Small-subunit ribosomal RNA, 5' domain from a metagenome, 528 nucleotides, folded computationally. The coordinates come from a structure-prediction model, not an experiment, and the mean pLDDT is 87.

[in-house]
Context: one part of a larger RNA
RNA sequence: GAUUGAACGCUGGCGGCAUGCUUAACACAUGCAAGUCGAACGGAAACGAUGGGAGCUUGCUCCCAGGCGUCGAGUGGCGGACGGGUGAGUAAUGCAUAGGAAUCUGCCCAGUAGCGGGGGACAACUCGGGGAAACUCAAGCUAAUACCGCAUACGCCCUACGGGGGAAAGCGGGGGACCUUCGGGCCUCGCACUAUUGGAUGAGCCUAUGUCAGAUUAGCUUGUUGGUGGGGUAAUGGCCUACCAAGGCGACGAUCUGUAGCUGGUCUGAGAGGACGAUCAGCCACACUGGGACUGAGACACGGCCCAGACUCCUACGGGAGGCAGCAGUGGGGAAUAUUGCACAAUGGGCGAAAGCCUGAUGCAGCAAUGCCGCGUGUGUGAAGAAGGCCUGCGGGUUGUAAAGCACUUUCAGUAGGGAGGAAAAGCAAUGGGCCAAUACCCCGUUGUCUUGACGUUACCUACAGAAGAAGCACCGGCUAACUCUGUGCCAGCAGCCGCGGUAAUACAGAGGGUGCAAGCGUUAAUC
Numbered sequence: 001g002a003u004u005g006a007a008c009g010c011u012g013g014c015g016g017c018a019u020g021c022u023u024a025a026c027a028c029a030u031g032c033a034a035g036u037c038g039a040a041c042g043g044a045a046a047c048g049a050u051g052g053g054a055g056c057u058u059g060c061u062c063c064c065a066g067g068c069g070u071c072g073a074g075u076g077g078c079g080g081a082c083g084g085g086u087g088a089g090u091a092a093u094g095c096a097u098a099g100g101a102a103u104c105u106g107c108c109c110a111g112u113a114g115c116g117g118g119g120g121a122c123a124a125c126u127c128g129g130g131g132a133a134a135c136u137c138a139a140g141c142u143a144a145u146a147c148c149g150c151a152u153a154c155g156c157c158c159u160a161c162g163g164g165g166g167a168a169a170g171c172g173g174g175g176g177a178c179c180u181u182c183g184g185g186c187c188u189c190g191c192a193c194u195a196u197u198g199g200a201u202g203a204g205c206c207u208a209u210g211u212c213a214g215a216u217u218a219g220c221u222u223g224u225u226g227g228u229g230g231g232g233u234a235a236u237g238g239c240c241u242a243c244c245a246a247g248g249c250g251a252c253g254a255u256c257u258g259u260a261g262c263u264g265g266u267c268u269g270a271g272a273g274g275a276c277g278a279u280c281a282g283c284c285a286c287a288c289u290g291g292g293a294c295u296g297a298g299a300c301a302c303g304g305c306c307c308a309g310a311c312u313c314c315u316a317c318g319g320g321a322g323g324c325a326g327c328a329g330u331g332g333g334g335a336a337u338a339u340u341g342c343a344c345a346a347u348g349g350g351c352g353a354a355a356g357c358c359u360g361a362u363g364c365a366g367c368a369a370u371g372c373c374g375c376g377u378g379u380g381u382g383a384a385g386a387a388g389g390c391c392u393g394c395g396g397g398u399u400g401u402a403a404a405g406c407a408c409u410u411u412c413a414g415u416a417g418g419g420a421g422g423a424a425a426a427g428c429a430a431u432g433g434g435c436c437a438a439u440a441c442c443c444c445g446u447u448g449u450c451u452u453g454a455c456g457u458u459a460c461c462u463a464c465a466g467a468a469g470a471a472g473c474a475c476c477g478g479c480u481a482a483c484u485c486u487g488u489g490c491c492a493g494c495a496g497c498c499g500c501g502g503u504a505a506u507a508c509a510g511a512g513g514g515u516g517c518a519a520g521c522g523u524u525a526a527u528c
Base pairs, nucleotide, nucleotide: 001528002527003526004525006524007523008522009521010520013375014374015373016372017371018370019368020367021333026331027330028329030328031327032326035078036077037076040075041074043071044070047069048068050065051064052063053062054061055060056059085286086285087284094211095210096209097208098207099206100205103203104202108199109198110197111196112195113194114193116150118148119147125140126139128137129136130135156165157164158163170191171190172189173188174187175186178185179184212258213257214256219249220248221247224246225245226244227243228242229241230240231239261283262282263281264280265276266275267274268273288309289308290307291306292305311322312321313320314319339365341364342363343362347361348359349358350357351356378408379407380406381405388399389398390397391396412469414464415463416462417461418460422455427449428448429447430446431445432444433443434442472517473516474515475514476513477498478497479496483512484511485510486509487508493500494499
């Protein structure tokens, strides 16, 4: 000199864009953060509409009807493995770069072949019992895209090459003939389903090289190193197991100890380097502590399950409930770090055919000069060089065109009015094309129309009034830009280094004046 996720002191007008627990991976009150689908299913607790009935107080109350809009709880499907947080652990099962072969991959895209015919249950519900509660037991009924056989098998899997094995589910829209038990069949379209091939995406595995300090850590290792058989996995492999061999690593630093998430990058520097790894992005690890598996395409799963432990809470003492390193917020720790806000309008995600619902992701607002950038605190004129202050050699000098005065302007803030863009879709209507037996339905395109904004009193523009509301901080002995007076008298004090102060202190304290930065300025800490 540059820099910081900074803090402290004094001061503080506005805006834009960023950033904001670096400490206790300490403990957490409260609310919210993952749901959705009735176009899979049986149904109907609530609300509404409609119809019927009863009571009357004449516009209310009650009852009935799943026929309707819808829908609590339940079965079922998909999603809760994403998104969000944190950096405890980890010095290599990690990360970075470059390669590899023995693998899996829901939803998505493309291809091929299918989607026939049956069965028995379990919730909900009803009834009964236990319990303070959490909840739970027993009996009975029932549906399905839930579950299980049978049939079929282009391709698929196994094979001793003879053969053997294995699947599925329906739902919704529309409709001309024909059939009908009047439910529908049948045709067609859309979505879904089954098997399989390829792709895309995602993930698992292996190898090489690189990846902090300590030798006051020199030897380490028995599933250890390799082989064979077997098991296991989606898959290779001591991954596991039995047997056999005795190997493997190490001064090119093994092992041990300490420290640490890694990277793109950030800061500094002419560079080479050095230091760091906040925000943003990629990967990894973790979710009260330790262990375990279940389900699933995917987890050994933050807001799932089981066991053990510590802690907190409820209890009728028999037993139960919980996990903010999600967003806010509280206590604590600390020099120190924000609102128990608004909205799903946009972007993205989950579910759904869609309308839509959910979304503390996200978009915004609030707080903080924490940082960077921009703007303002007025402009011109004005000498009697006013008054006052300070100095003085008492003549004057300086503050100083500074003020006052005169003439202007109105950025920003204030008040009032106007006012973009972030909004494109979806819906409706018309029309062209595709599909089809079809002018239905459905899909694609074009045109028109109708709406949808949290921010928001938006940005921006116009008008109004009046210089009106807006300057501080540090320093002035040398380094280092900037000097005098008074007080003090080795005292009080200053200080980054040299050093100042013991009666004329430009170094202490105050004042006048000056210098430097400026909504900041200094100090402290840290890095180069």